[in-house]
RNA sequence: GGGCCCGUAGUCUAGUGGUCAUGACAUCUCCCUUACACGGAGAAGGUCACCAGUUCGAACCUGGUCGGGCCCA
Numbered sequence: 001g002g003g004c005c006c007g008u009a010g011u012c013u014a015g016u017g018g019u020c021a022u023g024a025c026a027u028c029u030c031c032c033u034u035a036c037a038c039g040g041a042g043a044a045g046g047u048c049a050c051c052a053g054u055u056c057g058a059a060c061c062u063g064g065u066c067g068g069g070c071c072c073a
Base pairs, nucleotide, nucleotide: 001072002071003070004069005068006067007066010025011024012023018056027043028042029041030040031039049065050064051063052062053061
């Protein structure tokens, strides 16, 4: 330098045009316990990497940029 794949909450992850962006772990509150853990109930936490375009409507489609991984040279 070229090709392919990926980027979603603190971490991992589902969602491939539409109504509230899903779940698990972690965090916080309450219940349970003498207490802790486990368990149960609930809550908070997201500019969907960034910019532009297409569309009535974009996390999703298109182009570019940035970052990461694999392969080729």
Predicted 3D model of a 73-nucleotide RNA (transfer RNA) from a Candidatus Nanoarchaeia archaeon.
Rfam family: tRNA. The family's RNA type in Rfam is transfer RNA.
Its mean pLDDT, the model's own confidence on a scale to 100, is 83.